[in-house]
RNA sequence: GCCGACUUAGCUCAGUUGGUAGAGCGAUGCUUUCGUAAAGCGUAGGUCGUCAGUUCGAGUCUGACAGUCGGCU
Numbered sequence: 001g002c003c004g005a006c007u008u009a010g011c012u013c014a015g016u017u018g019g020u021a022g023a024g025c026g027a028u029g030c031u032u033u034c035g036u037a038a039a040g041c042g043u044a045g046g047u048c049g050u051c052a053g054u055u056c057g058a059g060u061c062u063g064a065c066a067g068u069c070g071g072c073u
Base pairs, nucleotide, nucleotide: 001072002071003070004069005068006067007066010025011024012023013022019056027043028042029041030040031039049065050064051063052062053061
C1' cells in the first nucleotide's frame, strides 16, 4: 500500500424483508431467612463508533473517516 470482518447497556452478545432497541451476566429495590447465599418479583442503565446521503421512516441500505482484528504484498 491492497483486501476482508467487526464496532449495539458496565461485560458477553442477539436484533428476520427498513417500521417506536432486547437477552444473559453484573448493579440496585422488595419478598423470603435469626443472618448470608440461593430463589422469586420489580427498577435503573443506550445519541446503536463519528459525520453525511437515500427514504414518509435507518441499528439495518450507500459513502467518507476513526478504532480493533485478520489476510496479502